[in-house]
Model confidence (mean pLDDT): 85 of 100. This is a predicted structure of a 1458-nucleotide RNA (small-subunit ribosomal RNA) from a metagenome. The sequence is in RNAcentral, with records from SILVA.
RNA sequence: AGAGUUUGAUCCUGGCUCAGGAUGAACGCUGGCGGCGUGCCUAAUACAUGCAAGUCGAACGGGGUGCAGCAAUGUACCAAGUGGCGAUCGGGUGCGUAACACGUAGCUGACCUACCUCUUGGCGGGGGACAACAGGCCGAAAGGCUUGCUAAUACCGCAUGAUUUCGGGGGGACCAGAUAGUCCCGAAGAAACGCGAAAGCGGCCGAGAGAGGGGGCUGCGGCCCAUCAGGUAGUUGGUGAGGUAACGGCUCACCAAGCCGACGACGGGUAGGGGGCCUGAGAGGGUGACCCCCCACACUGGGACUGACAGACGGCCCAGACUCCUACGGGAGGCAGCAGUAAGGGAUAUUGGGCAAUGGGCGAAAGCCUGACCCAGCAACGCCGCGUGGAGGAUGACGGCCUUCGGGUUGUAAACUCCUUUUGUCGGGGACGAGACAAGGACGGUACCCGGCGAAUAAGUCACGGCUAACUACGUGCCAGCAGCCGCGGUAAAACGUAGGUGGCGAGCGUUAUCCGGAUUUACUGGGCGUAAAAGCGUGUGCAGGCGGACGGGCAAGUGGUGUAUGAAAGCUCCAGGCUUAACCUGGAGAGGUUAUGCCAGACUGCACGUCUUGAGGCAGAGAGAGGGACAUGGAAUUCCGGGUGUAGUGGUGAAAUGCGUAGAGAUCCGGAGGAACUCCAGAGGCGAAGGCGGUGUCCUGGCUCUGACCUGACGCUCAGACACGAAAGCAUGGGGAGCGAACGGGAUUAGAAACCCCGGUAGUCCAUGCCGUAAACGAUGCAGACUAGGCGUCGGCGGUCUCAACCCCGUCGGUGCCGAAGCUAACGCGAUAAGUCUGCCGCCUGGGGACUACGACCGCAAGGUUAAAACUCAAAGGAAUUGACGGGGGCCCGCACAAGCAGCGGAGCGUGUGGUUUAAUUCGAGACUACACGAAGAACCUUACCUGGGCUUGACAUACUGGUGGUAGGGAAGUGAAAGCGGACCGACCUUCGGGAGCCAGUACAGGUGCUGCAUGGCUGUCGUCAGCUCGUGCCGUGAGGUGUUAGGUUAAGUCCUGUAACGAGCGCAACCCUCGGGGCCAGUUACACGGUGUCUGGUCCGACUGCCCGCGAUAAGCCGGGAGGAAGGUGGGGAUGACGUCAAGUCAGCAUGGCCUUUAUGCCCAGGGCUACACACACGCUACAAUGGCCGGUACAAUGGGUCGCCAAGCCGCAAGGCGGAGCCAAUCCAGAGAAAGCCGGUCUCAGUUCGGAUUGUGGGCUGCAACCCGCCCACAUGAAGUCGGAGUUGCUAGUAACCGCCGGUCAGCUAUACGGCGGUGAAUACGUUCCCGGGCCUUGUACACACCGCCCGUCACGUCAUGGGAGCUGGUCACGCCUGAAGCCAGCGGGCUAACCGCAAGGAGGCAGCUGUUUAGGGCAGGGCCGGUGACUGGGACGAAGUCGUAACAAGGUA
Repeated sequence: AGAGUUUGAUCCUGGCUCAGGAUGAACGCUGGCGGCGUGCCUAAUACAUGCAAGUCGAACGGGGUGCAGCAAUGUACCAAGUGGCGAUCGGGUGCGUAACACGUAGCUGACCUACCUCUUGGCGGGGGACAACAGGCCGAAAGGCUUGCUAAUACCGCAUGAUUUCGGGGGGACCAGAUAGUCCCGAAGAAACGCGAAAGCGGCCGAGAGAGGGGGCUGCGGCCCAUCAGGUAGUUGGUGAGGUAACGGCUCACCAAGCCGACGACGGGUAGGGGGCCUGAGAGGGUGACCCCCCACACUGGGACUGACAGACGGCCCAGACUCCUACGGGAGGCAGCAGUAAGGGAUAUUGGGCAAUGGGCGAAAGCCUGACCCAGCAACGCCGCGUGGAGGAUGACGGCCUUCGGGUUGUAAACUCCUUUUGUCGGGGACGAGACAAGGACGGUACCCGGCGAAUAAGUCACGGCUAACUACGUGCCAGCAGCCGCGGUAAAACGUAGGUGGCGAGCGUUAUCCGGAUUUACUGGGCGUAAAAGCGUGUGCAGGCGGACGGGCAAGUGGUGUAUGAAAGCUCCAGGCUUAACCUGGAGAGGUUAUGCCAGACUGCACGUCUUGAGGCAGAGAGAGGGACAUGGAAUUCCGGGUGUAGUGGUGAAAUGCGUAGAGAUCCGGAGGAACUCCAGAGGCGAAGGCGGUGUCCUGGCUCUGACCUGACGCUCAGACACGAAAGCAUGGGGAGCGAACGGGAUUAGAAACCCCGGUAGUCCAUGCCGUAAACGAUGCAGACUAGGCGUCGGCGGUCUCAACCCCGUCGGUGCCGAAGCUAACGCGAUAAGUCUGCCGCCUGGGGACUACGACCGCAAGGUUAAAACUCAAAGGAAUUGACGGGGGCCCGCACAAGCAGCGGAGCGUGUGGUUUAAUUCGAGACUACACGAAGAACCUUACCUGGGCUUGACAUACUGGUGGUAGGGAAGUGAAAGCGGACCGACCUUCGGGAGCCAGUACAGGUGCUGCAUGGCUGUCGUCAGCUCGUGCCGUGAGGUGUUAGGUUAAGUCCUGUAACGAGCGCAACCCUCGGGGCCAGUUACACGGUGUCUGGUCCGACUGCCCGCGAUAAGCCGGGAGGAAGGUGGGGAUGACGUCAAGUCAGCAUGGCCUUUAUGCCCAGGGCUACACACACGCUACAAUGGCCGGUACAAUGGGUCGCCAAGCCGCAAGGCGGAGCCAAUCCAGAGAAAGCCGGUCUCAGUUCGGAUUGUGGGCUGCAACCCGCCCACAUGAAGUCGGAGUUGCUAGUAACCGCCGGUCAGCUAUACGGCGGUGAAUACGUUCCCGGGCCUUGUACACACCGCCCGUCACGUCAUGGGAGCUGGUCACGCCUGAAGCCAGCGGGCUAACCGCAAGGAGGCAGCUGUUUAGGGCAGGGCCGGUGACUGGGACGAAGUCGUAACAAGGUA
């Protein structure tokens, strides 16, 4: 510090995701030790049990027990009581609280303070009780009642008493003001003693001061929601009173009507705050466990008492809920103290030891108490440290895994040798922590030290497709599964599972959750808003707010500098030190605030003041304009009405029809009515803030520009809210209504047509008045100002020049356009009218969908508008540009592509192939073009892969090893069998170095497979396409994909060539080079032919043609056209071979090869028979025909390519023929073979007919091949003679020696189902105007939402499933306050019939007190209505998602109606 992910690729925008750090964690697997920390985040849920606050006998009286004593008594101890101090600290928790609760800085002249310290003064003299105790009584208990006795540092008078308090007075600094302090007078107001022999010590009372602690007030700071905008009656203030330690509306009475709020009141939600902690470069974001400070709370709610302090966690009273005891009458309780239990939860520990230390309470002290605390226990929960050994050790062992079988790897790893002993274990020693002496240690026989023993006791976990470090094998087969994102898995998965190996970390490693970071993705630092990248309000006026021209001096709020105070400790950073190190701990220094305050500075901002004119405004003079409103008025056209002329149509469309018309339309002429809109002028023109504004005239009215520089003197800019304007459509009321025209009716189109087209037509469009308030309200560009090259138009004005005048021209101001510099921009583009460079202000954006939605609120008559979410879901959605592909886009150009022709196919019969069907099997493959007479250039057996049956199992075939074998290997009669096979009489070998080898047999490895995968492959092939294209190097352009070159103007069969040109060259293609045919020369020549070394012919070699020459056209180019010369041949002469980069996962595992998988007495091998030849059909390629340009008969003429020894086969003879006999010749220019070809030509016959056409089909007889022609061959003869009379829609080939017609040959092959295929020659045409259209293709261009590329993409309804959500009759819960009723405890107030020790009084009685009663207040309860927020709900609305559902085709190409 970045990376992955949108695309075919690119740049940008933008979201999602990852790598880092962190945690009070949890979960999975694993786990040796130690140190230091940490440990209920959930139910502030409920709690059994124990402990957590007592102490003092030196305040007091008594009781009990022990000891001494006969006893009195003494002494020690124990527990209760009176009294004192403490219990208000310490410890816990985070409910509540958005608040002076907290933080920070101040104020308190408005206050309190027990214990402690200091100063000062005092402590005189009396009195009356009550507990304990004793007796009696009640109760189950808790507890209580009554009588009697008693002490005190308990309680109560009296005295004294100051600088205390109160009242009055004097005087009075600081201050905004006054109460302070101070002086005088008067009044009030205190005490306690204990111990000690004593000294003395400890206490007590008044006053002052201090320290520490606390109460109150204030400035500033720190959460979310405006879909919470108005809130408030003790409310705001005053006067008086009460109350408090104290100010205060804190409380009350009266008076006034204020107070708070967009600088966010009020309401709602959430939350203890801070020091800090985590993260981050920082700014910031998140957080508030442990430790420290503050606050709040103690079962829930209320209340007071005591006290220095409490509205009191382990106190009291009341109410409520809950739990427990009960004798049913009543009682008891509060772990958010430490342990512990239950529950909840993913989850959080011992009912431990000790007061030794630190600290606290009490005590004079000893001491007692202390779950504060110190320790130990549990937990890898975290941080830190250590170990599980070290060195040597290669036959690189065994084993595992992989393998191309050679090996590689695990791996110096192990074994083995030597060494060490941290840890472990055993034994021995043994602390610091404890202070001036002694004693005193829970931890603890711990840490630590020494010794013995022995490598001994100690390694896992996650990952290994990219991001991201680490790869193979097997299994699995879109299954099982993985996954943070992208994505893996459908038979070779580095992505699943396992194994081996490797990588990372290591007593841990992963996962999950959460936070920060990366994310400049809320942008203060540090972003944006033309292009539907998300984003400029439709426009203006303008209050608040923000910002603001020039000069001068002043002030000092901001600002800068420098001091002071404070910012607790801990933490953080640095330094030093202590535990062996570290974590941890100790000490020192530093950092840390928008804080407060003193002083200084005076540039800039600000404030007040003075001045200025350039900003702004005014004035004067000119001027342009569809600016706005009202009224009036004009002509053309449409329609309608009346009349005339006139007759059969008119209208409309792609074509039609509906419609109108003989009741007279349309056409045409005249007259009239009415409404709406204003032709030409008219322009890239003008005006307006925008919407918008267009005949003409008049009236009213807004704004603008120029010129002058006369006036004012910053009066300005922007603008949340507010207000106004605001196209069309729409709404309300009333008019109006010609044309047009939603809806609607009809006609067409169509599969349908709810549309597009046509005929009609209502609302509306128009006017008035009032609403609505939206828009692609667009320049998709807020307003204002300044600055920054130019060029060309146009509108309005001014100046100059010129002219008679106008124009032109020069300059300038204002508007409106085009092109461009710099610059900007992702690019496109913008470019003085900025999207450039700056300033001010406003508005707006933060992934896509859900959603221009829901709910709420406001507005509206309604329609609806404004504001505006969430759940859920996706890994994208997007912008610009690039290359392709595509278009029912455009341009140019090719091709038997169409057209023009000729012959066909499609109909018939037959042949062949295919589909389908059938079958035991009909083996398999090929499937638009580019499968279908294709693999098949030869299926009766064989072939053969299929089926049935019989048989074999190291096998029909290869290699190796081991063992065996001598009449061995090999041959092989009989017998058996369909054959294979079984069987075995008999015959009978080879090499040798004599060991044996070869052979054979048995066994083991293995063979074999036309079994699967052409989507694992090689090779080969088809196709686009013999099309003219496809690329590269360097340079240049572009951020880049990429472009340029290769485009353009010409030209060509051609990216062929020329010219031009930021390109210049080059490669693969094209062409040429190669073969062949056509002319010629030369050479050679057998077996050919003439007949002789000459020609033909054959073979070889060379020449020849290049638009080379002339005229014309063209840019003088390339080249083209026509003609000419020459030539056998012309303008690539004909044909062939030759197939660029690539496309179709095209074809082939069955030609061959080959990875993987499968099979192994079978999916291998052998054999017999069958099948591949089936047949109701369908298609494809062909053959033969339908006849007279013909059939048949007779005669007669002319080829070329080729083949031949398991072969071709002559003569001659036989047969009607197929053929047979025969055997000459030929390994071939020699023989077959003069190869005798057929159409052709000559003559004859047939005469238009299902025929003398046609030959299918069938019968009989024969021939040939072959082991064998039944399934299932070919041929011959005779007989039989079917369909068919030229072929629907449609469709194929061919442009010249071509099509068509005619025959001949060959391969395969025993034979042949060949009409196929490959060749050969013979005869030998027609037509091409042309490129509009169909098909295919090339180049340029355009649009695109396509890129699997139009056989693309994609929208909506419906149907099904899942999910979240809105409405909803309601049902139900939470929360909040109000109204009314009731109202505990308690404080306060009042009352006076009850009771009453201290004081007064001789007494009676009184004062005071207690109880009681009444009232205010009030927790809670009840009744009723309501606000807000949830849950649920028949039904209902849309939404999201889901592999293949249904219907259509809306959008993307002019998407077929932009």